Predicted 3D model of a 265-nucleotide RNA (Bacterial large signal recognition particle RNA) from a Planctomycetia bacterium. The coordinates come from a structure-prediction model, not an experiment, and the mean pLDDT is 76.

Parts: sequence; C1' cells; structure tokens
RNA sequence: UCGUGCUAGGCGGGGGGUUAGCGGUCCCUUGCACCUGCAACCCGCUCCAGCAGGGCGGAAUUCCCUACCGAGGCUUGGAGUGUUUGCACGGGAGUGAUCCACCGGGCGUUGAAGGUUGGAUCCCAUGCGAUGGGCCGCGAUGAACCGGGUCAGGGCCGGAAGGCAGCAGCCCUAAGUCGGCAGGCUCAUGCGCCGUGGGGAUAUCUGACCGGAGCCACGGAGGUCGCCACUCGACAUACGCUUCCUGUCGACGCGGGGUGCACGG
Repeated sequence: UCGUGCUAGGCGGGGGGUUAGCGGUCCCUUGCACCUGCAACCCGCUCCAGCAGGGCGGAAUUCCCUACCGAGGCUUGGAGUGUUUGCACGGGAGUGAUCCACCGGGCGUUGAAGGUUGGAUCCCAUGCGAUGGGCCGCGAUGAACCGGGUCAGGGCCGGAAGGCAGCAGCCCUAAGUCGGCAGGCUCAUGCGCCGUGGGGAUAUCUGACCGGAGCCACGGAGGUCGCCACUCGACAUACGCUUCCUGUCGACGCGGGGUGCACGG
C1' cells in the first nucleotide's frame, strides 16, 4: 500500500414548546435521512440521559473533534403598523337652546319702533234671563174597625117622655200618592255675542292720538353654551404583524485534524 473478515462509532441534525433536567411524541427549520411498537389529564429515562425488537452499512465521501459560514428559531428594548376596548382630550358631522342682523325674504311713508290714553281677554261681587232641585200654593186621590160629620136599618138604657153608642152608604179630611199649569219663596249652575260696580296687570290683541324709519327672525352665513347612539385624530390598554438593536442557540455547506483488530498478497 492492496485485498478479505470483523469491532467502536453510524444509519440524521438544530430551534421552539414542555420538563427539576435529558430524549421522544407536537410545531418550525435544514434537506433526503432503515423498519416496527409506545406517548399530552403524556411516554421513556437520570448527567456518557428515549426504551424494546429487527435490519443495513462500517474505519472513512459516511465515524469523532474543531475554525469559518450562516438557513432558521428564541429574546429585554426601540420604531412603524393592524385589530379590540376605553374615553378624562382635540377636530368634523348631526342636533337643542340662545345671540346677532352680514346675505336673501316678508312687513312698513296707504306710517315702523317707541310713547300717551281707552277697550277686550283675566279676577271679585252683584242684577237680569235661562235651566234644574226643594218647599209653599193649586187640582185630583186618599182610612173595613182603631179619623171627622151625617148616620137608614138594627142595637142598648128607660114604664114613658126621651137619651146613648154607632155599621153600611154619602160627604169631608190626615199622613201619603199623583199631576203639572200661569204663580210665590229658596238653593244651585261646565248656561248667556246680556247688564252694573270694583280690582288687577302690562302678557296678548285692538281703537284713537303723538311720533317719523324702522321692524320680524322664515331660509342661509356667523358667535356662545350644551347633547351626541356617528366620524377622524390624539392618548391609554390588550393581542398580533413588520423592522432595527442587543443577547442567545444554531442546520446545511466548507476547511483542518483525529480514530481500530485479525489474516493474507
């Protein structure tokens, strides 16, 4: 140095998550890498850290160590951005009240605002009328006996003269009932184009007079205050996404180094 047969190691690794920790199941990444069973209310283990069974390949392109590169992950913080919620803030829209009288409109020299004076609406008392109730008055009716008058018949007392009580009938009346007219008194009123007296108030309307140019606030504009279930922003909050910085781990790739045993040529 070559060949044959073996052995150690190998047949994937890494990040996240989980865990006291490690590995696996799970998610992501790298990129191609044996099979079967187990596992999230977990599974198997213990710092040389999956377990159990089977298979392939094997000392180097393949195993081990290490420098570089750096996919990708995690990460305190910063910036940007999206969504949720909040609302003590600002703007807009909407809306209510109020002010103004700039523009339009309306009224006004056939006389505005304002003023004086009177009236009405308002309140009190009262008259008249109307309507209704009650009482009186009026008319009618109204008592088997226990109301009145007259009392036939009959009854009672009496020797008689005579006297007494009294049913029916008739007449009348009480309480009551009915009527409702023309009345009188009284009370009342969601009544009256009615009247009288008084009051009050300047609110509305209005007559007359004075006065001599403004008045109204309907639409628009504007000011102030408020409301707001809408909207934009600011701010705060929670959750995501992007990016930067810091820290941390790091696959693939690439470079360097290292690693057996036996026999034979």
Rfam family: Bacterial large signal recognition particle RNA. By type it is a non-coding RNA gene.